[in-house]
Bacterial RNase P class A from a soil metagenome, 355 nucleotides, folded computationally. It matches the Rfam family "Bacterial RNase P class A". From the family's description: Ribonuclease P (RNase P) is a ubiquitous endoribonuclease, found in archaea, bacteria and eukarya as well as chloroplasts and mitochondria.
RNA sequence: GAGUCGGCCAGACAGUCGCAGUGCGCAAGCAUUGAGGAAAGUCCGGGCUCCAUAGGACGGAGUGCCAGGUAACGCCUGGGGGGCGCGAGCCCAUGGAAAGUGCCACAGAAAACAUACCGCCUAAGCGCGCAAGCGCCGGCAAGGGUGAAAAGGUGCGGUAAGAGCGCACCGCGCGGCAGGUAACUGUCCGCGGCACGGAAAACCCCACUCGGAGCAAGGCCAAAUAGGGGAGCAAGCAGGGAAACCUGCACGUGCGGUCCGUACGGCUCCCGGGUAGGCUGCUUGAGGCAUGGAGUGAUCCAUGUCCCAGAGGAAUGGCUGUCCACGACAGAACCCGGCUUAUCGGCUGACUCUU
Numbered sequence: 001g002a003g004u005c006g007g008c009c010a011g012a013c014a015g016u017c018g019c020a021g022u023g024c025g026c027a028a029g030c031a032u033u034g035a036g037g038a039a040a041g042u043c044c045g046g047g048c049u050c051c052a053u054a055g056g057a058c059g060g061a062g063u064g065c066c067a068g069g070u071a072a073c074g075c076c077u078g079g080g081g082g083g084c085g086c087g088a089g090c091c092c093a094u095g096g097a098a099a100g101u102g103c104c105a106c107a108g109a110a111a112a113c114a115u116a117c118c119g120c121c122u123a124a125g126c127g128c129g130c131a132a133g134c135g136c137c138g139g140c141a142a143g144g145g146u147g148a149a150a151a152g153g154u155g156c157g158g159u160a161a162g163a164g165c166g167c168a169c170c171g172c173g174c175g176g177c178a179g180g181u182a183a184c185u186g187u188c189c190g191c192g193g194c195a196c197g198g199a200a201a202a203c204c205c206c207a208c209u210c211g212g213a214g215c216a217a218g219g220c221c222a223a224a225u226a227g228g229g230g231a232g233c234a235a236g237c238a239g240g241g242a243a244a245c246c247u248g249c250a251c252g253u254g255c256g257g258u259c260c261g262u263a264c265g266g267c268u269c270c271c272g273g274g275u276a277g278g279c280u281g282c283u284u285g286a287g288g289c290a291u292g293g294a295g296u297g298a299u300c301c302a303u304g305u306c307c308c309a310g311a312g313g314a315a316u317g318g319c320u321g322u323c324c325a326c327g328a329c330a331g332a333a334c335c336c337g338g339c340u341u342a343u344c345g346g347c348u349g350a351c352u353c354u355u
Base pairs, nucleotide, nucleotide: 001353002352003351004350005349006348007347008346009345011323012322013321014320015319016318017317019034020033021032022031023030024029036329040340041339043338044337045336046335047334048214049213050212051211060210061209062208063207064206065079066078067077068076069075080094081092082091083090084089095205096204100203101202103198104197117144118143119140120139121138125136126135127134128133152170153169154168155167156166157165171194172192173191174190175189176188177186178185179184218280219279220278221277228271229270230269231268232267233266236249237248238247239246240245251265252264253263254262255261287306288305289304290303291302292301293300294299324327
């Protein structure tokens, strides 16, 4: 000088006027506290609450290398594998394609039971020819060409030309052995001429996980009015009856489009449910800080210490002065752990490369 990976801060100080919570006070007021690293997106995971729930199966959704951490996770840490970088480091939906089904556009002969456009060959067989050779029947997949991808690679042998056809090396697969908790790895041994193209962010298979709704969850107290249940009291007109009561009529309400029909009918008190309203849930928590310890680390343990917004239409602000590097993104609403996205500047630690 260039770069990689983390951690932290988020204008500072003073004065003054306000706002909200809490405590004290009869009151006036006084004291104290008052946004974030993302309070955001609401994308995952949990706590808490209510509802549902014997158990199991089918179905559905999600996750997907291994091990660990955690309350849990799709998060984090460490490791394996692959790719990129000289390097510190970074990136990867990273189980199974030898269970099955389906797919691989265009181009190309052929896209997965392999195949033959150009090309190479004419040894064997047949025909013609004196012959050279030509034709037929055929052989091949080395070379060219197409494609994102073409059925192991290089070399030697071999052959008519060729080909794992044979061999050596490399690669691949299977088994063993060794290392590792495992994923996986191996300069090891043996077997196999190679059988296994891609894609599972196609269906599918395998393994594991998963009940639903959310603080407007939920709990408590509880008016007026209306409605429900119970008790008591009262009860229109006419007729009958000693009375209880019965019958008819009228009025109102419900059923009904209307009539008929049918049921009910007032007042007072009590009971319980619900509404308005009030209280609660509400912030002490998987909490912060310091020290020590365990661990590569995520993280965990012990001790000490601190209390750090809690409103209910929603407070956290305005002004003045001084200074500087001139101040970004942004605003809590039940609470936590993550992820993602936004963000002016600055401080700091570890490491890499070059000179």